Transfer RNA from an uncultured Lachnospiraceae bacterium, 72 nucleotides, folded computationally. Its Rfam family is "tRNA". Rfam links the family to the GO term triplet codon-amino acid adaptor activity. It is annotated as a transfer RNA. The coordinates come from a structure-prediction model, not an experiment, and the mean pLDDT is 80.

[in-house]
């Protein structure tokens, strides 16, 4: 340089066009316990940026930024 795939809370991870963006783990709070610790219910928190089709994009397409693999 050329092609593939990849990017989703503080981490891993589902979801591949329409309900509230699933779950685990952290993490706050309550509850249970004399206490811790297990457990149990809750809450906070997320679509790399830009643009384009769509009625309607985390998802379909371009371009860019970052990573992997592979040829040379």
């Nucleotide at each position: 340089g050329g092609c593939u795939c990849c990017a989703u809370g503080g981490u891993c991870a589902a979801g591949c066009g329409g309900u509230c963006a699933a779950g685990a783990c952290a993490u706050c709070g309550c509850c249970c316990u004399u206490u811790c610790a297990c457990g149990g219910c809750g809450g906070u928190a997320a679509c790399g940026g830009g643009g384009g089709u769509u009625c309607g994009a985390u998802u379909c397409c371009c371009c860019c930024u970052g990573g992997a693999g592979u040829c040379a």